[in-house]
Context: one part of a larger RNA
RNA sequence: ACGAACGCUGGCGGCGUGCCUAACACAUGCAAGUCGAGCGAGAAAAGGGGGGCAACUCCCUGAGUACAGCGGCGCACGGGUGAGUAACACGUAGGUAACCUGCCCUCGAGCCUGGAGUAACCUACCGAAAGGUGGGCUAAUACCGGAUAUGACCACGGGAGUUUCGGCUCCUGCGGUGAAAGGUGGCCUCUACCUGUAAGCUACCACUCAAGGAUGGGCCUGCGUGCCAUUAGCUAGUUGGCGAGGUAACGGCUCACCAAGGCUAUGAUGGCUAGCUGGUCUGAGAGGAUGGCCAGCCACACUGGGACUGAAACACGGCCCAGACUCCUACGGGAGGCAGCAGUGGGGGAUAUUGCGCAAUGGGCGAAAGCCUGACGCAGCGACGCCGCGUGGGUGAUGAAGGCCCUAGGGUUGUAAAGCCCUUUCAGCGGGGAAGAUAAUGACGGUACCCGCAGAAGAAGCCCCGGCUAACUUCGUGCCAGCAGCCGCGGUAAUACGAAGGGGGCUAGCGUUGCUC
Repeated sequence: ACGAACGCUGGCGGCGUGCCUAACACAUGCAAGUCGAGCGAGAAAAGGGGGGCAACUCCCUGAGUACAGCGGCGCACGGGUGAGUAACACGUAGGUAACCUGCCCUCGAGCCUGGAGUAACCUACCGAAAGGUGGGCUAAUACCGGAUAUGACCACGGGAGUUUCGGCUCCUGCGGUGAAAGGUGGCCUCUACCUGUAAGCUACCACUCAAGGAUGGGCCUGCGUGCCAUUAGCUAGUUGGCGAGGUAACGGCUCACCAAGGCUAUGAUGGCUAGCUGGUCUGAGAGGAUGGCCAGCCACACUGGGACUGAAACACGGCCCAGACUCCUACGGGAGGCAGCAGUGGGGGAUAUUGCGCAAUGGGCGAAAGCCUGACGCAGCGACGCCGCGUGGGUGAUGAAGGCCCUAGGGUUGUAAAGCCCUUUCAGCGGGGAAGAUAAUGACGGUACCCGCAGAAGAAGCCCCGGCUAACUUCGUGCCAGCAGCCGCGGUAAUACGAAGGGGGCUAGCGUUGCUC
C1' cells in the first nucleotide's frame, strides 16, 4: 500500500468501491427500436340507436385506433468480458503520389417519362409443433426500363507545371458509359377546369449526380514494449520477378509461369507466460512491482468455420454449416446461447437488489407531438476503502466504597465515580421544505437544509506489556498446559504460558493472514 479475506467489536454521515476463482452452466423478467408527413389494407370488446315475437340483423361511436404486412433509418453506437494474442496488438513519431467515409456542413447541376410484379388480404391444402406449399387481388420513397449529363468515369490525343522518373496537378479536343422519388403545409401570379380546386405555383422535409469540408476508419513504416539457449537452426507461397485475378486500396492477398532465394547468436525457430497504454503503488531518486475502478486502443461473444446485407460487420441479444450441452416432440422433426441489468446453481477464503425513473445528461427513430433506452440518473446491501463527527463539558478529596498490591504504616485504581452546575452535535419526535428545470415536466424525496421539543440521555472496543518495542506486579501451572515474527520462554518464587489488578498503543475500529515496494 490493497478490488482483499478471517477473528473480536461496531453509533452516524458524505464520497467512492464490490466474482481477483469456473471465458462454468443458466429458471424468470427486462436490456433496440422507431416512422401513418413513404405504402396498401384494416378489426374487436364496449356503448348508443333502428327493425324483428324471437333467433338475429342493420346503422353510429369506438377508429382510420389496435394487431399484422411492404418500405425507410437504426440495429457496426451504447453495455459486457480478458479467453486468445509476444503481434504493427499496443505506445510514440511519421507515410498513404496506394484508400474509403451513411447521417452532418458548404457549393454547383438536376428532380423528365414509362413498365412489370409482390407481401399483407382472400382461398385451397400439408404439418404434433416450428413452420410451409399452390391459386387469386393490390400499393409505394420497394423493383426495372427510356430520356437528359454541370461535373464524374473509360479509351485515344494536344499543351503547361512539378517529380523520388513510378507518377501527380491544371487547361483543352473527339468518342463512349452512367442518375433520381416523392411527401406534407400554404397560395391563386402563370397553366387546366374556372365557385374554388388541381396534375399549376410556392415553403419545408426527402431524392439524384458532382466538388470541397468535417468526422470516423483501412493499409504501410522507424523506434519502444516479457521469461527460457537445459529451445540452434527455421522456411515451398517459402524469398523475389513477370502477368492475371481480387480489394475501397498497396501487397504472395490469391493463382499460372520463371529464378533460388529469405530469416538467424544484434537470438531466428520452438516452448512458457501475458490483453497494451494513460496511469497506480512504493522509493530521496534511480529503480522495482502492477494495469482493479475511470479514460484510449485491441480482441472475443457456447466451441470451430463461413459468408449475406450494408457507408461500415464477417456482426453479443442477425443468418448458414459442423460440434458439445440443455429443452420440446405425435419420434417424422424442432428450439436455445446472461463475458448486457438484476437474479439462480456451482466453484471459492471472498464480492451486492430478480429495486425506482427516463426528472437530468447522452443515444436511436420521427417534420413534430412523442416512443424506446438495465446507457445513464438515483435508491438498496457490505466499516470494503478514504474523509468528517459523536459516545459529553465544567466543578468535585475525608482522596468514599469496591478491586488489586503491601514491609500491614500504607500505596494504587483516582477527579476517576458519586454529588453539584451546564450543553444538546449525531441519533429520536413534531413543523416547514428546496436547488437540480430556460415555459411545462423531479425518480432521487417530504431527501438535503431550516425551526422547535425531550433528555447525559441511545452510542467503545481491539491488540499488546522478556529484548528488538512504548508498557509490571500478584496468583495459578510446573519442559505439563501452552507461547512464538527472530532471539527464544515453561523442569516450584515465570515481568515470556493462563487469569486478575495495573499500564502502553490505536480507536469505530483493532489485530491476524496473503501479496507488492

About this RNA:
This is a predicted structure of a 517-nucleotide part of an RNA (small-subunit ribosomal RNA, 5' domain) from an uncultured bacterium. The full RNA is in RNAcentral, with records from ENA. Its Rfam family is "Bacterial small subunit ribosomal RNA". Gene Ontology terms of the family: structural constituent of ribosome and ribosome.